[in-house]
């Protein structure tokens, strides 16, 4: 250099236009059970807020869109093929 695929929360991960702060699990803090402590169960885990609710996310910047993780462009990163080099 061609061409393909991937990049979501503390990690793994599903999600492919509007039922989304986003399924699930791992860890994390609460808690209940227990002399305890491990399994278990409940709850909660972006940030604010006692709550109702209310801001801001899906590599990065733009674009279409009445509405974008989700569709398009470009760009970074990372995989796999193939090709140059040697």
């Nucleotide at each position: 250099g061609c061409g393909a695929g991937a990049a979501u929360a503390u990690c793994u991960a599903a999600g492919u236009g509007g039922c989304c702060a986003a399924c699930a699990g791992a860890g994390g803090c609460g808690g209940a059970c227990u002399c305890a402590a491990g399994a278990u169960c409940c709850g909660u885990u972006c940030c604010c807020g006692u709550a109702g609710g209310g801001g801001u996310u899906c590599g990065c910047a733009g674009g279409u869109u009445c509405g974008a993780c989700u569709c398009c462009u470009g760009c970074u990163u990372c995989u796999c093929g193939c090709a140059c080099c040697a």
A computed fold for an 86-nucleotide RNA from Methanoregula sp., annotated as transfer RNA. The coordinates come from a structure-prediction model, not an experiment, and the mean pLDDT is 81. Its Rfam family is "tRNA". Rfam classes the family as a transfer RNA.